Large-subunit ribosomal RNA, domain VI from Phnomibacter ginsenosidimutans, 252 nucleotides, folded computationally. NCBI's taxonomy places the organism under Bacteria, Pseudomonadati, Bacteroidota, Chitinophagia, Phnomibacter. Rfam family: Bacterial large subunit ribosomal RNA. Gene Ontology terms of the family: ribosome and structural constituent of ribosome. The RNAcentral record of the full RNA draws on ENA.
Context: one part of a larger RNA
RNA sequence: CGCUAGUAAAUUGAGAGGACGUGACCUUAGUACGAGAGGACCGGGUCGCAUGUACCGCUGGUGUAUCUGUUAUGCCGCCAGGUGUAAUGCAGAGUAGCUAUGUACAGCCAGGAUAAACGCUGAAAGCAUCUAAGCGUGAAACCUUCCUCAAGAUGAGUUUACUUUUAAGGGUCGUAGAAGACUACUACGUUGAUAGGCUGCAGGUGUAAAGGUGGUAACAUCAAAGCCGAGCAGUACUAAUUGCCCGUAAGC
Numbered sequence: 001c002g003c004u005a006g007u008a009a010a011u012u013g014a015g016a017g018g019a020c021g022u023g024a025c026c027u028u029a030g031u032a033c034g035a036g037a038g039g040a041c042c043g044g045g046u047c048g049c050a051u052g053u054a055c056c057g058c059u060g061g062u063g064u065a066u067c068u069g070u071u072a073u074g075c076c077g078c079c080a081g082g083u084g085u086a087a088u089g090c091a092g093a094g095u096a097g098c099u100a101u102g103u104a105c106a107g108c109c110a111g112g113a114u115a116a117a118c119g120c121u122g123a124a125a126g127c128a129u130c131u132a133a134g135c136g137u138g139a140a141a142c143c144u145u146c147c148u149c150a151a152g153a154u155g156a157g158u159u160u161a162c163u164u165u166u167a168a169g170g171g172u173c174g175u176a177g178a179a180g181a182c183u184a185c186u187a188c189g190u191u192g193a194u195a196g197g198c199u200g201c202a203g204g205u206g207u208a209a210a211g212g213u214g215g216u217a218a219c220a221u222c223a224a225a226g227c228c229g230a231g232c233a234g235u236a237c238u239a240a241u242u243g244c245c246c247g248u249a250a251g252c
Stems, first nucleotide, its partner, number of pairs: 001152001005163007015149004021049007033038001051106005059100004066093005071086006110144003117137004169246004173189005194239003197235005203228003211222004
């Protein structure tokens, strides 16, 4: 821009894409078959491998947010306590998020029309013949069934609701996000929990400083401390102000 008034939602599915895997074992049954050796079809069940999708409760990884220990050196006048630099100085842990090697799930079943093949009836050709007319069985392939997208499907579909025009509804702007290169998308904008802050909690680290007590001292203890807290709640304290723009047709 189109879809012929404009919007907001919900849908149908022409069409497109994806997926479709496979093994072993148990049983049927040492049965059918076979002199024996050997050894099934059909059917039922169990467990895997590979692959795919989703997720992070578990097991782990990462985690230059975070906490702790510690070396050298500079600084904060000194002690104590901190802080800068040294690959995050090094090392030990680790929330959220993201993840696989972790967890869950999936392929099924069924129908249709067929291939090779196997048949029924059956002439041409008094026989025979699956074929010439006609009718069947039959495969991971084909068409459905399953999953995803999908009306620019210009063949532009359908349903519901709203607005009868300074409209309905959008946009701009702002606060943000499990969304994201930008855009878009989603949530919210005081009739408010959208983000920050604050409070509490889950969780991480591992018992802060100062002081008291004990000990000659190292150190121990008061102390599950202190610090953090991307997660979860509560709470308007702060910021989401006020506005502006687009839209206004056909028909009668």